[in-house]
RNA sequence: AAUUUCCACGGCAAUGGAGUUUGCCGUCCCAUCAUGGGAAAACCGUCCCGAUUCAUCGGGACUGAUGACUUCUACCUGGGA
Numbered sequence: 001a002a003u004u005u006c007c008a009c010g011g012c013a014a015u016g017g018a019g020u021u022u023g024c025c026g027u028c029c030c031a032u033c034a035u036g037g038g039a040a041a042a043c044c045g046u047c048c049c050g051a052u053u054c055a056u057c058g059g060g061a062c063u064g065a066u067g068a069c070u071u072c073u074a075c076c077u078g079g080g081a
Base pairs, nucleotide, nucleotide: 009026010025011024012023013022016072017071018070019069020068021067027039028038029037030036031035045062046061047060048059049058050057051056
């Protein structure tokens, strides 16, 4: 100096909040005494049909506030008061 692994911390996992947990990403630039600002990464659902410049486009259908579990809130359906 480079790469990898582990721990901690931050961010992300198709609609909001919280706890726990799993997986993924964590690099670069500028200024600074500290620290601040910007960019990147992880991420941005499924199925069918057609088109097609070959990685996208158009049309139709469908599941879900979870990655997973629990819970709050919002929405939808049914029943009762």